[in-house]
RNA sequence: GCCGGUGUGGCGGAAUAGGCAGACGCAAGGGACUUAAAAUCCCUCGCAGGCAACUGCGUACCGGUUCAAGUCCGGUCACCGGCA
Numbered sequence: 001g002c003c004g005g006u007g008u009g010g011c012g013g014a015a016u017a018g019g020c021a022g023a024c025g026c027a028a029g030g031g032a033c034u035u036a037a038a039a040u041c042c043c044u045c046g047c048a049g050g051c052a053a054c055u056g057c058g059u060a061c062c063g064g065u066u067c068a069a070g071u072c073c074g075g076u077c078a079c080c081g082g083c084a
Stems, first nucleotide, its partner, number of pairs: 001083007010026003019067001028044005046057004060076005
């Protein structure tokens, strides 16, 4: 230099003939139980705004297509593999 693959919460990892983003698990926080703890059970758990209901944004980054993009297209970056 060329070719291919991968990139989604704090971590692992789902979601593909485009249709509610974050299922499920781990970690974390709160509560119940307990004399106390462990175990177990319940709730919460991206960011910003809001008292709340809720609203907006968010899938490595920048664009494009589309009513609608994690998914399709172009470019860039990082990592992994192959060829030279």

Transfer RNA from an Oscillospiraceae bacterium, 84 nucleotides, folded computationally. Rfam family: tRNA. By type it is a transfer RNA. The coordinates come from a structure-prediction model, not an experiment, and the mean pLDDT is 81.